[in-house]
RNA sequence: GCCCUCGUGGUGAAACGGAUAUCAUAUCUGCCUUCGGAGCAGAGGUUCUGGGUUCAAAUCCUAGCGAGGGCA
Numbered sequence: 001g002c003c004c005u006c007g008u009g010g011u012g013a014a015a016c017g018g019a020u021a022u023c024a025u026a027u028c029u030g031c032c033u034u035c036g037g038a039g040c041a042g043a044g045g046u047u048c049u050g051g052g053u054u055c056a057a058a059u060c061c062u063a064g065c066g067a068g069g070g071c072a
Stems, first nucleotide, its partner, number of pairs: 001071007010025004018055001027043005048064005
């Protein structure tokens, strides 16, 4: 330098172009309990950045940034 894959809560992952973005875990609050680190209930927190296509974009296209891999 070229090619491929990927980027979603703190972490790990889901999500056919149809929307309240879901689950697990962690955190916080409450309940329960002799105690709670177990169990139950609840809360907050997320689409890497810009542009485009579309009635509608996490999803498609494009440029950039970043991570991993391959070739030279």

A computed fold for a 72-nucleotide RNA from a Minisyncoccales bacterium, annotated as transfer RNA. Rfam family: tRNA. It is annotated as a transfer RNA. The coordinates come from a structure-prediction model, not an experiment, and the mean pLDDT is 80. Taxonomically the source falls in Minisyncoccales (Bacteria, Bacillati, Minisyncoccota, Minisyncoccia). The RNAcentral record of the sequence draws on ENA.